[in-house]
Context: one part of a larger RNA
RNA sequence: UGACGGGGGCCCGCACAAGCGGUGGAUUAUGUGGUUUAAUUCGAAGCAACGCGAAGAACCUUACCAGGGUUUGACAUCCUGCUAACGAAGUAGAGAUACAUCAGGUGCCCUUCGGGGAAAGCAGAGACAGGUGGUGCAUGGUUGUCGUCAGCUCGUGUCGUGAGAUGUUGGGUUAAGUCCCGCAACGAGCGCAACCCCUAUUGUUAGUUGCCAGCAUUCAGAUGGGCACUCUAGCGAGACUGCCGGUGACAAACCGGAGGAAGGCGGGGACGACGUCAGAUCAUCAUGCCCCUUAUGACCUGGGCUACACACGUGCUACAAUGGCGUAUACAACGAGCUGCCAACCUGUGAAGGUGAGCUAAUCUCUUAAAGUACGUCUCAGUUCGGACUGCAGUCUGCAACUCGACUGCACGAAGACGGAAUCGCUAGUAAUCGCGGAUCAGCACGCCGCGGUGAAUACGUUCCCGGGUCUUGCACA
Numbered sequence: 001u002g003a004c005g006g007g008g009g010c011c012c013g014c015a016c017a018a019g020c021g022g023u024g025g026a027u028u029a030u031g032u033g034g035u036u037u038a039a040u041u042c043g044a045a046g047c048a049a050c051g052c053g054a055a056g057a058a059c060c061u062u063a064c065c066a067g068g069g070u071u072u073g074a075c076a077u078c079c080u081g082c083u084a085a086c087g088a089a090g091u092a093g094a095g096a097u098a099c100a101u102c103a104g105g106u107g108c109c110c111u112u113c114g115g116g117g118a119a120a121g122c123a124g125a126g127a128c129a130g131g132u133g134g135u136g137c138a139u140g141g142u143u144g145u146c147g148u149c150a151g152c153u154c155g156u157g158u159c160g161u162g163a164g165a166u167g168u169u170g171g172g173u174u175a176a177g178u179c180c181c182g183c184a185a186c187g188a189g190c191g192c193a194a195c196c197c198c199u200a201u202u203g204u205u206a207g208u209u210g211c212c213a214g215c216a217u218u219c220a221g222a223u224g225g226g227c228a229c230u231c232u233a234g235c236g237a238g239a240c241u242g243c244c245g246g247u248g249a250c251a252a253a254c255c256g257g258a259g260g261a262a263g264g265c266g267g268g269g270a271c272g273a274c275g276u277c278a279g280a281u282c283a284u285c286a287u288g289c290c291c292c293u294u295a296u297g298a299c300c301u302g303g304g305c306u307a308c309a310c311a312c313g314u315g316c317u318a319c320a321a322u323g324g325c326g327u328a329u330a331c332a333a334c335g336a337g338c339u340g341c342c343a344a345c346c347u348g349u350g351a352a353g354g355u356g357a358g359c360u361a362a363u364c365u366c367u368u369a370a371a372g373u374a375c376g377u378c379u380c381a382g383u384u385c386g387g388a389c390u391g392c393a394g395u396c397u398g399c400a401a402c403u404c405g406a407c408u409g410c411a412c413g414a415a416g417a418c419g420g421a422a423u424c425g426c427u428a429g430u431a432a433u434c435g436c437g438g439a440u441c442a443g444c445a446c447g448c449c450g451c452g453g454u455g456a457a458u459a460c461g462u463u464c465c466c467g468g469g470u471c472u473u474g475c476a477c478a
Base pairs, nucleotide, nucleotide: 001478002477004474005473007472008471009470010469011468012467013466015462016461019426020425021424022423023422026317028315029314030313031312032311033310034308035307042053043052064303065302066301067300068299070297073128077127078126079124080123081122082121083120086104087102090099091098092097108117109116110115130292131291133290134289135288139286140285141281142280143279144277146275151190152189153188154187155186156185157166158165159164170181171180172179196269197268198267199266201237202236203235204234205233206232207231210227211226212225215224216223240263243257244256245255246254247253319419323378324377325376326375327374328373329372335366336365337364340359341358345354346353347352385416390411391410392409393408394407395406396405432454433453434452435451436450437449438448
């Protein structure tokens, strides 16, 4: 100087408390461990691994296994020879591939018309290719975490023999090393804040594909007309403790108030200092070294990654009446679309099929939002709750749904009576609850990322648990 203490002081955080809803019990989905297996590819491991890499394993993917075949190679450059390239069809085979061939087809540049060259293919030789093989404790890059915590440092000066100290401590204050005051310090840098984006109010510009107040007109903003309004998207305004009162040290600041759409950081996002964990990743990529080179490379078919006495994590659905079912009916936002989104109509109980308009989209489509509301029914039961499992019959995607897809109809109708010890999230348009969209994607979503609808309760307080900041003290630690 740090680290540490079941030392002390001060302070903060959904850390506790106060509340609301869960998890832990059930079924099931998914990930992991374990076990099994020819293989169940590999990685991730307290927080910070476990719906994680994977924004989508039937083949492919695919790295694993079995079998079949291959060796200058699936991919790149160089050399020699031949052939322009390209290219149907046949046989065998699971295919990779092999076989005999060959219908066709001859192009471009140069030319002394002999030929030469470019591109591509075939054969050959070796230099080499190749490796998702090892090492993340050799690395780059990227990234998690402490933590959006308020810290981490430097120059000069001063103090100390020195390691170092001071500044950065102290008194206030703040979300903040934020600001003020004081001070052997004076300044500065990386962080904080602001500058960026979204959102809340408004002005202006613009008025179609958007909108409709008044006029005409209609089933309908469908049409004439209009751009007031809504909305869209450019440019501005607006919030700064600016104003008033109080407290304070005449400061910084805090408390209350006015005006205001918004008030003291308005709400949200992006943004992550010096560093810590030899944190994670050699399987995104790159890369040193080591290793394989008729195999640890490469191709194909099939299988596996989907196994199942069990254990754990994360979710979905429930156990019902604040509910289930039936009929009718109201109101979104974000997005996506041409090998695409698919209206209307017809067929089908339905998944869907047929036909077919529009739309490269403020125009058309996905797209009826659902919870809600109105009426009816069920009456506390393992039920008109719950839907697992199973049987049969189908639809769709796709060469192909057996291993191993999603969905539909009929039948079947399991566990489950609100869950032990324990444990998680959340402070406001939040929790809870309801649906909608998107990426990936042929098909497949209870996951993920977004969107809007309805919309709470509670916070006395900081004694305690956990984590963190700061000053100080002890120290058998470095």
Small-subunit ribosomal RNA, 3' major domain from an uncultured bacterium, 478 nucleotides, folded computationally. It matches the Rfam family "Bacterial small subunit ribosomal RNA". Gene Ontology terms of the family: structural constituent of ribosome and ribosome. The full RNA is in RNAcentral, with records from ENA and SILVA.